Predicted 3D model of a 329-nucleotide part of an RNA (large-subunit ribosomal RNA, domain IV) from a Thermoproteota archaeon. Taxonomically the source falls in Thermoproteota (Archaea, Thermoproteati). Model confidence (mean pLDDT): 86 of 100. The full RNA is in RNAcentral, with records from ENA. Rfam family: Bacterial large subunit ribosomal RNA.

Context: one part of a larger RNA
RNA sequence: CUUAGGCGAGGGAACUCGGCAAAUUAGCCUCGUAUCUUAGGUAUAAGAGGUGCCUGGGGCUGACUCCUCGUGGGCCAGCUUCAGGUCGCAGUGACAAGGGGGUCCCGACUGUUUACUAAAAACACAGGGAACUGCUAGUCCGAAAGGACGUGCACAGUUCCUGAAUCCUGGCCAGUGGCGGUACCUGAAACCUGGGCUCAACUGGGCCAAGGGCCGCUAAACGCCGGGAGUAACUCUGACUCUCUUAAGGUAGCCAAAUGCCUUGUCGGGCAAGUUCCGACGUGCAUGAAUGGAGCAACGAGGGCCCCACUGUCCCCGCUCGGAGCCCG
Numbered sequence: 001c002u003u004a005g006g007c008g009a010g011g012g013a014a015c016u017c018g019g020c021a022a023a024u025u026a027g028c029c030u031c032g033u034a035u036c037u038u039a040g041g042u043a044u045a046a047g048a049g050g051u052g053c054c055u056g057g058g059g060c061u062g063a064c065u066c067c068u069c070g071u072g073g074g075c076c077a078g079c080u081u082c083a084g085g086u087c088g089c090a091g092u093g094a095c096a097a098g099g100g101g102g103u104c105c106c107g108a109c110u111g112u113u114u115a116c117u118a119a120a121a122a123c124a125c126a127g128g129g130a131a132c133u134g135c136u137a138g139u140c141c142g143a144a145a146g147g148a149c150g151u152g153c154a155c156a157g158u159u160c161c162u163g164a165a166u167c168c169u170g171g172c173c174a175g176u177g178g179c180g181g182u183a184c185c186u187g188a189a190a191c192c193u194g195g196g197c198u199c200a201a202c203u204g205g206g207c208c209a210a211g212g213g214c215c216g217c218u219a220a221a222c223g224c225c226g227g228g229a230g231u232a233a234c235u236c237u238g239a240c241u242c243u244c245u246u247a248a249g250g251u252a253g254c255c256a257a258a259u260g261c262c263u264u265g266u267c268g269g270g271c272a273a274g275u276u277c278c279g280a281c282g283u284g285c286a287u288g289a290a291u292g293g294a295g296c297a298a299c300g301a302g303g304g305c306c307c308c309a310c311u312g313u314c315c316c317c318g319c320u321c322g323g324a325g326c327c328c329g
């Protein structure tokens, strides 16, 4: 030096991507307990005190025993409680045994997952919605026979999307898709029929399925949801007006967000000092409503920030025990 432990003056996160690691806390009893809340919870919230041994007393329960058999006496055990005393630095004396609080993001939750670098905000979920399907169904496997959902039958099954509850879920059917309709147009072969001398190869006509045209419906189907001018008696802004244009021009909400390029946006908070964080603002490069929007108690080995306590993480290193290495033999 290394490995695994122990201790440390003063300071106490100054370390670091980040308190990673370590330390603190810890059991039981008593007191006490905010905010929010889906009234269940949060909660062991937080915070405070006690805890050994000895002696004596009280209470409860259950045995045993004595006699004069009673509302009696004695004694033992377990539980519980009070008082006094006593020793140590220390009484859950070892072992075992939560650090705590505040706020924001995401996901409601318990669960599941990359066996062997990822446990998560991913998957699932209860709940919500849509499509197909009346059973010789529908979907799936198979060339078929046959088989699965299923000895199930629409309060069922299959497929897809969303993802508890709460408040909600705006506009657009022009494009693409799906479904329906259709007087008419288009539409292959087959079939009927004509011309070419009576005829395979040539060349017409008729009829005409699905599909397409055409007409509708459908967005919790795939998706999409504008621009330019002017205008109020300070200025600024623009409720208002004009204009181009679209299928319709982003509604309610929400935001420099896990989404904002410019950007360390601007203002406020926290710090002496804050590219992170929290609260606001919003012409938002490129937010936005089941590709769900907003919000949310509880929950989380999830992510960001802050505070208290605590500490060798650090200032700044020292000593020590065990193992290896190293030196001598």
Base pairs, nucleotide, nucleotide: 002323003322005320006319007318008317010315011314014313019310027051028050029049030048031047036041038164052086053085054084055083056082057081058080059079060078061077062076064074065073066072067070087091099308100307101306102305103304104303105302106300107299111123112122127162128161129160130159131158132157133156138149139148140147141146166294167293168292170225171224172223175222176221177218178217179216180215181214184213185212186211191206192205193204194203195202226244227243228242229241230240253287254284265281266280267279268278269277